RNA sequence: CAAGCAGGCCACCUUAUCGCCGUGUGCUGAACCUAGUUCGGCGCAGGGAGGAAAGUCCGGACACCAUAGUGCGGCAUAGCGGGUAACGCCCGUCGUUUCGUUUUUAACGGAACAGGACAAGUGCAGCAGAAAGUAUGUACAGGUAAUGCUGUAGUGAAAUCAGGUAAACUCUAUGCGGUGAAACGUCAUGUAAAUCGGUGUUUGAGGGCUGCACGCCCGAGCCGAAGGGUAGGCGGUUAGAGCCUUUGGGCAACUGAAGGCCUAGAUAAAUGAUAGGGAUCCGCCUCUGGCGGAGACAGAAUCCGGCUUACGGCCUGCUUUUUAA
Numbered sequence: 001c002a003a004g005c006a007g008g009c010c011a012c013c014u015u016a017u018c019g020c021c022g023u024g025u026g027c028u029g030a031a032c033c034u035a036g037u038u039c040g041g042c043g044c045a046g047g048g049a050g051g052a053a054a055g056u057c058c059g060g061a062c063a064c065c066a067u068a069g070u071g072c073g074g075c076a077u078a079g080c081g082g083g084u085a086a087c088g089c090c091c092g093u094c095g096u097u098u099c100g101u102u103u104u105u106a107a108c109g110g111a112a113c114a115g116g117a118c119a120a121g122u123g124c125a126g127c128a129g130a131a132a133g134u135a136u137g138u139a140c141a142g143g144u145a146a147u148g149c150u151g152u153a154g155u156g157a158a159a160u161c162a163g164g165u166a167a168a169c170u171c172u173a174u175g176c177g178g179u180g181a182a183a184c185g186u187c188a189u190g191u192a193a194a195u196c197g198g199u200g201u202u203u204g205a206g207g208g209c210u211g212c213a214c215g216c217c218c219g220a221g222c223c224g225a226a227g228g229g230u231a232g233g234c235g236g237u238u239a240g241a242g243c244c245u246u247u248g249g250g251c252a253a254c255u256g257a258a259g260g261c262c263u264a265g266a267u268a269a270a271u272g273a274u275a276g277g278g279a280u281c282c283g284c285c286u287c288u289g290g291c292g293g294a295g296a297c298a299g300a301a302u303c304c305g306g307c308u309u310a311c312g313g314c315c316u317g318c319u320u321u322u323u324a325a
Base pairs, nucleotide, nucleotide: 002320003319004318005317006316007315008314009313010312012278013277014276015275016274017273018272020048021047023045024044025043026042027041028040029039030038031037032036050297054308055307057306058305059304060303061302062180063179064178065177069214070213071212072211074176075175076174077173078172079093080092081091082090083089094115095113096112097111098110099109100108101107102106116171117170121169122168123165124164138153139152140151141150142149184235185234186233187232195225196224197223198222199221206218207217208216209215242261243260244259245258246257247256248255249254280294281293282292283291284290285289
C1' cells in the first nucleotide's frame, strides 16, 4: 500500500425570506349563554421523520376475552455458565470446522457454527462401479467335498448384517392461552325497541374458554326477509424497562451511584420551497486555480428490546500479503 474481519460515528452544514403541523404565553373577534366552552385572528418563544422509520420474523408493555381445567394435536428451543422486563436475542467459555504462523501428533492468533440423540424406528445418497446394503461377485491370489469361503486390486464421499445424514421424518428433555390500537373505553346525534317468517326459553336455541374432544361458564333470545336511521367527537397518544456526562464493579454482555436533559404526535394524514455561502465526492480545463455536476438506502402512525434485509462517507483495532528502513 492492498485485501478481509470486527467495532464506533455521521447521514450534508449555515444564513435569509415565505409556507405547513403542534406546544407555551400575551392581546383580541364571533357563537353559545350565566356557564367558561367551542371556533378563529395577530404577536412573541421553543419544537417537528430513521439507523434502519423497512420486513411483520421473535420477545414484551398495555387493553380485552376471563370464571377452569384435562387429554390429544400444534409450535418453539437444545454443550456449560452469565446478562436482560423477556426472548428463538447478547456476552464469556468449551467443542467442532476452517485459514495462517510456529516451538509442527501440538500450541497461538483470526473467522464461522440452528452445537441433545443415527444401537427406538422409518427414510435419503446422482455419476462411476460387477455391485450401494443382511446387497454384490469384474480381475488376480489363497483355500474347500462344494459354495464370494478369505484377501488384494478397480470405481466411488462411502464396498464387513458397514459408515454418513436429523434447519430429513422422528425420538429425548424443557417450554408455550388468544386477539391486537381498525385493541379497548367513553360521549353525542338519529331512527322503527317497529313489520313478516322460522326457532328457542331449564326437554337450553345461541355464545365463550386457540385447533379438536371432554368438561366448565353465560344465556332469553337467536336466525332470515324486506325496510328505516347514522357513520361525528374525546381518550388510548407519547415522561419512557428513556437519553447524556462522570465514576465504582465486571474479561465482557451489562450493572450500581451522582449530576443533567425533555427531544414529532399527525388522523387522509404536517415536518417544505426559493436564494446565497461553505464542506465532501466525481468529471473537464488554460491546473498553488477555474468551470460544471452530484449527494446513497430510504419517510413516523400505540410504544419498547432484538434479529434480518437495503445502503454513501469517515475513524479505530486485528489478521494476511507486498515494499522500504